[in-house]
RNA sequence: CUUGAAAGCCAAACCCAUCGUGAGGUGGGGACGGAAAGCCACGGAUCUUGCUUUUUGACGAAGAUGGCCGGGUUGCCUGGA
Numbered sequence: 001c002u003u004g005a006a007a008g009c010c011a012a013a014c015c016c017a018u019c020g021u022g023a024g025g026u027g028g029g030g031a032c033g034g035a036a037a038g039c040c041a042c043g044g045a046u047c048u049u050g051c052u053u054u055u056u057g058a059c060g061a062a063g064a065u066g067g068c069c070g071g072g073u074u075g076c077c078u079g080g081a
Stems, first nucleotide, its partner, number of pairs: 001080002004077001009034002014029006032067001038073003042070003045065005051060001
């Protein structure tokens, strides 16, 4: 530099409990997948709102998603070069 879900690791949908107005978070069950599906909301994207504004929409504010993309940072196993 590169291969891979076999060992080990994580755990989508869905179900239960719980927190939240909400997007969603956490715990348990469960596996669609993952070679950074470790960590960080910095840029973009999408989504939410008890906020703001409005006829509506848009703008704004405050948030959510790291398993949407980019970026930053750290790193394990395995085969090959």

Notes: This is a predicted structure of an 81-nucleotide RNA (c-di-GMP-I-GGC riboswitch aptamer) from Desulforapulum autotrophicum. It was read from a public genome assembly, where an Rfam model found it. Model confidence (mean pLDDT): 78 of 100. The source organism's lineage runs through Bacteria, Pseudomonadati, Thermodesulfobacteriota, Desulfobacteraceae and Desulforapulum.